[in-house]
RNA sequence: ACAUAGCUUUGGGGGUUGGUGCAAUUCCACACCGGCAGUAUUCUGAGCUUGCCAAAGGGCAGGCUUCGUAAGUCUGCGAACGCCGAAGGGCGCCGAAUGGGUGAGAGUCCCAUACCGACGGUUACAGUCCGGAUGAGAAAAGAGAUGC
Numbered sequence: 001a002c003a004u005a006g007c008u009u010u011g012g013g014g015g016u017u018g019g020u021g022c023a024a025u026u027c028c029a030c031a032c033c034g035g036c037a038g039u040a041u042u043c044u045g046a047g048c049u050u051g052c053c054a055a056a057g058g059g060c061a062g063g064c065u066u067c068g069u070a071a072g073u074c075u076g077c078g079a080a081c082g083c084c085g086a087a088g089g090g091c092g093c094c095g096a097a098u099g100g101g102u103g104a105g106a107g108u109c110c111c112a113u114a115c116c117g118a119c120g121g122u123u124a125c126a127g128u129c130c131g132g133a134u135g136a137g138a139a140a141a142g143a144g145a146u147g148c
Base pairs, nucleotide, nucleotide: 002147003146004145007142008141009140010139015030017029018028019027031128032127033117034116035077036076037075038074043068045066046065047064048063049062050061051060052059053058072115073114081092082091083090084089097113098112099111100110101109119131120130121129
C1' cells in the first nucleotide's frame, strides 16, 4: 500500500418582511435555501524532464506524471413516497436551464434571465412553520484487528 469483517465519529439549508382577509410564515409581492459521489486539455501544489539565460546560487519558457479543486436544474445515488414481505429486504416512482462570454477544451467557471422542490398537519393552498425525526441515510473521516 492492498484485501476482509467489524468498530468509532461526522453526515440538510432557508421568512420575527409587506399586502389582502374572519382566518394565510400556506394566497399575492418581495426575500431566502440547495444532501452524497462522479465529471477539465482550466487553475493550485509536488515530482520528473527539455530548451534558453547566468560565473554561481538560481531565473525564465515548455512538456510529462500525480495530488487537490468545480453543478439544486449533466450522470449516478440517498432520503421521501407507493406496492410486496413476519423480518432482513425486494420492486417501482423520483422535480427543474436557457442565452451570452472566456478558452484548445466547460450543461461544472464568469455575466444575464429563468425554473424546481416528498408525505401528514393547519381557522385558506407550505421548498422556508409544526410533525414522523434525539429517526434513517448516500457517503466522508479515523484508529485498531486479521491476511498478503
Model confidence (mean pLDDT): 78 of 100. The RNA shown here (FMN riboswitch aptamer (RFN element)) has 148 nucleotides.